This is a predicted structure of a 76-nucleotide RNA (transfer RNA) from a bacterium.
RNA sequence: GCCGGGAUAGCUCAGUCGGUAGAGCAACUGAUUCGUAAUCAGUAGGUCGUCGGUUCAAGUCCGAUUCCCGGCUCCA
Numbered sequence: 001g002c003c004g005g006g007a008u009a010g011c012u013c014a015g016u017c018g019g020u021a022g023a024g025c026a027a028c029u030g031a032u033u034c035g036u037a038a039u040c041a042g043u044a045g046g047u048c049g050u051c052g053g054u055u056c057a058a059g060u061c062c063g064a065u066u067c068c069c070g071g072c073u074c075c076a
Stems, first nucleotide, its partner, number of pairs: 001072007010025004019056001027043005049065005
């Protein structure tokens, strides 16, 4: 340099045909318990990597770009 995959909540990951962004764990509050853990109920938490485009509407489609992973190639 080329090809492929990935970036979404604090962590690990879903997200269908473009139509209100979700789960588990973690955190916080409450219930329960003599108390803790466990369990149950609830709350909070998001620039969907970045910039631009298409569209009534974009996490999703198109272009560029940054970073991570894998493969290939060239030079030394």
Its Rfam family is "tRNA". For this family Rfam cites "The tertiary structure of tRNA and the development of the genetic code" (Hou, Trends Biochem Sci, 1993). Rfam describes the family as follows. Transfer RNA (tRNA) molecules are approximately 80 nucleotides in length. By type it is a transfer RNA.